[in-house]
Context: one part of a larger RNA
RNA sequence: UUGGGCGUAAAGGGCGCGUAGGCGGCCCUGCAAGUCCGGCGUGAAAUACAUGGGCUCAACCCGUGGGCUGCGCUGGAAACUGUGGGGCUAGAGUCACGGAGGGGCAGCCGGAAUUCCUGGUGUAGGGGUGAAAUCUGUAGAUAUCAGGAAGAACACCGGUGGCGAAGGCGGGCUGCCAGCCGAUGACUGACGCUGAGGCGCGAAAGUGCGGGGAGCAAACAGGAUUAGAUACCCUGGUAGUCCGCACCAUAAACGAUGCACACUAGAUGUCGGGCCGAGCGGCUCGGUGUCGGAGCGAACGCGAUAAGUGUGCCGCCUGGGGAGUAUGCCCGCAAGGGUGAAACUC
Numbered sequence: 001u002u003g004g005g006c007g008u009a010a011a012g013g014g015c016g017c018g019u020a021g022g023c024g025g026c027c028c029u030g031c032a033a034g035u036c037c038g039g040c041g042u043g044a045a046a047u048a049c050a051u052g053g054g055c056u057c058a059a060c061c062c063g064u065g066g067g068c069u070g071c072g073c074u075g076g077a078a079a080c081u082g083u084g085g086g087g088c089u090a091g092a093g094u095c096a097c098g099g100a101g102g103g104g105c106a107g108c109c110g111g112a113a114u115u116c117c118u119g120g121u122g123u124a125g126g127g128g129u130g131a132a133a134u135c136u137g138u139a140g141a142u143a144u145c146a147g148g149a150a151g152a153a154c155a156c157c158g159g160u161g162g163c164g165a166a167g168g169c170g171g172g173c174u175g176c177c178a179g180c181c182g183a184u185g186a187c188u189g190a191c192g193c194u195g196a197g198g199c200g201c202g203a204a205a206g207u208g209c210g211g212g213g214a215g216c217a218a219a220c221a222g223g224a225u226u227a228g229a230u231a232c233c234c235u236g237g238u239a240g241u242c243c244g245c246a247c248c249a250u251a252a253a254c255g256a257u258g259c260a261c262a263c264u265a266g267a268u269g270u271c272g273g274g275c276c277g278a279g280c281g282g283c284u285c286g287g288u289g290u291c292g293g294a295g296c297g298a299a300c301g302c303g304a305u306a307a308g309u310g311u312g313c314c315g316c317c318u319g320g321g322g323a324g325u326a327u328g329c330c331c332g333c334a335a336g337g338g339u340g341a342a343a344c345u346c
Stems, first nucleotide, its partner, number of pairs: 004317003007300002012314001014201004021194003025088007033081002035077008049065006091191001092188005097182003103177007110154001114150008125136002162169002206247006215241002220236004258313006266291011295302002319346003328339004
């Protein structure tokens, strides 16, 4: 609950596709459901309202009046909404031309580093710390050279930069797939916006099966520190981190800011395209930043990438704790996830 809100106070769904529904461009025309006007009927009485009266007043009672915002029938109006018909191109889309990109998937390849193995040189240390010790080394380590193996990640370029709906995406090449931008022309002719349910995607961790395992590293062990030290530091180290397939569905999934459209001063940087220009540069479209005006805002701040001014649609909030708990239901192999209270208390 006919009210006010959602960047930071409670509150934007993690993101997309889309069903129902809600909402919907310009012109002509028909209808008349909504809408508007008139007429008729009904809208019982009591009550309520106005007014007059009766009980000494009042409550109470009686009379009169208006009204009963409504519904039905009927006649009419046609601006707006709706609906039928016809048309349009400014919304939306298709094709042709050009363009940028770590967008996705798959295959192949590369170098640096690390660890391990083999061999050479070489000798007493190495490593680690605040200092040490555990650890490692005369069975030859560390260092250095050559060769080999493996896995993971891709320095510089690199950006205040790019792409993606979000999660996210970074060595190179090739193939396949998708989105986006610009310019001009042709075409379709409102085909649109949003989107309850639904479906799909969804970091990390985690789970199942199979592989892989260099480095790192929960757990764990030891060494230190300390009053203690189930930590911080050190030496090790298993899951895991990696790949394939299948689950899970969460997050400070953040711009803590839903999507779409329109309108509203400027300045400056940058990325992609177009136009003009000899050049310097300018104009313009699309992104991405900074500053800033009006306006907005509790302030911080936002400020054409709005948190300004409006419209449409969805989601969400309603004091703190209890509690994202209990319960029921749904989902999951499990971990758990979704939905989601109350008592009590301040």

A computed fold for a 346-nucleotide part of an RNA from an uncultured bacterium, annotated as small-subunit ribosomal RNA, central domain. RNAcentral holds the full RNA, with entries from ENA.